[in-house]
Molecule: transfer RNA
Organism: Thermomonosporaceae bacterium
RNA sequence: GGGGCUGUGGCGCAGUUGGUAGCGCGGCGAGCUUACACCUCGUAGGUCGUCGGUUCGAGUCCGGCCAGCCCCA
Numbered sequence: 001g002g003g004g005c006u007g008u009g010g011c012g013c014a015g016u017u018g019g020u021a022g023c024g025c026g027g028c029g030a031g032c033u034u035a036c037a038c039c040u041c042g043u044a045g046g047u048c049g050u051c052g053g054u055u056c057g058a059g060u061c062c063g064g065c066c067a068g069c070c071c072c073a
Base pairs, nucleotide, nucleotide: 001072002071003070004069005068006067007066010025011024012023013022019056027043028042029041030040031039049065050064051063052062053061
């Protein structure tokens, strides 16, 4: 220098043919217990790496850039 993959709550991941984002763990509250844990119920938390474009509408499609990993030179 060239190419590929990945980037989504605190962490690990899902998200169909484009239709205003979900699961598990964790956090918080309540129940239960003498109490803690376990268990049950509830609840908060993300504008999807970033900047643009396409579209009535973008996590999803297109382009640039950034970061991580891998391959080629």